[in-house]
RNA sequence: CGUACUAAAGGGCAAAAUCAUUGAAAAAUGAUGACGCAAAGCUAGAGGGGCUAAAGUG
Numbered sequence: 001c002g003u004a005c006u007a008a009a010g011g012g013c014a015a016a017a018u019c020a021u022u023g024a025a026a027a028a029u030g031a032u033g034a035c036g037c038a039a040a041g042c043u044a045g046a047g048g049g050g051c052u053a054a055a056g057u058g
Base pairs, nucleotide, nucleotide: 012037013036017032018031019030020029021028022027
């Protein structure tokens, strides 16, 4: 590399965008949607960054 055989599975999560609701905002939830992810699944333990607000300054 080619040929043959064959396990598992038949699914999960879900971006952007749109709509609705909530919020001062960041944003969140739900629906639509399907960019993508074998971890974009699970568990444990800590940590960091961004954004908004309050406050302060101009």

Notes: The RNA shown here (c-di-GMP-I riboswitch aptamer) has 58 nucleotides and comes from Litchfieldia alkalitelluris. The model forms 100% of the base pairs in the Rfam consensus. The sequence was found by an Rfam model in a public genome assembly. The coordinates come from a structure-prediction model, not an experiment, and the mean pLDDT is 79.